[in-house]
RNA sequence: CACGUGCUCCGGGGUCGGUGUAAUUCCGAACCGGCGGUUAAAGUCCGCGACCCGUUAGUCCCGUAAGAAACUGUGCGGGGCCAAACGGUUGAGCUGGUGAAACUCCAGCACCGACGGUUAAAGUCCGGACGGGAGGCGCACGAG
Numbered sequence: 001c002a003c004g005u006g007c008u009c010c011g012g013g014g015u016c017g018g019u020g021u022a023a024u025u026c027c028g029a030a031c032c033g034g035c036g037g038u039u040a041a042a043g044u045c046c047g048c049g050a051c052c053c054g055u056u057a058g059u060c061c062c063g064u065a066a067g068a069a070a071c072u073g074u075g076c077g078g079g080g081c082c083a084a085a086c087g088g089u090u091g092a093g094c095u096g097g098u099g100a101a102a103c104u105c106c107a108g109c110a111c112c113g114a115c116g117g118u119u120a121a122a123g124u125c126c127g128g129a130c131g132g133g134a135g136g137c138g139c140a141c142g143a144g
């Protein structure tokens, strides 16, 4: 120095006004941008995570065949939990400039944003979530 194993900690941002019985949901104007990668810095490139769905595994409960019966519950049937593994789903960018190199920088103009809830439709409010998480710093051990 890179690698393997284990562990600790960390690990998402953002609103005002108007109308109205009622809206941070509509209208107007604002604001926000997870992680790794990249000849050079990315919400829009490539990939990953979050949400959702499925399969398998795991685990728990109930019923039950064989058996004389009891026990058991490998087998079979049904149901719950979980979300480890695998799979599916998963939004949106162009033009010009600089440069060796940029869909990443600079200039301009655009665009996108899970699910459930709500006196009225939500990227910004409330909730699942003091959760999960890509991954990041560090420590220990191992072997090279």
Stems, first nucleotide, its partner, number of pairs: 001144001003142005009136002015029004030124002032113002034048004043111002052088005058081007093109005115127003
A computed fold for a 144-nucleotide RNA from Cryobacterium sp. PH29-G1, annotated as FMN riboswitch aptamer (RFN element).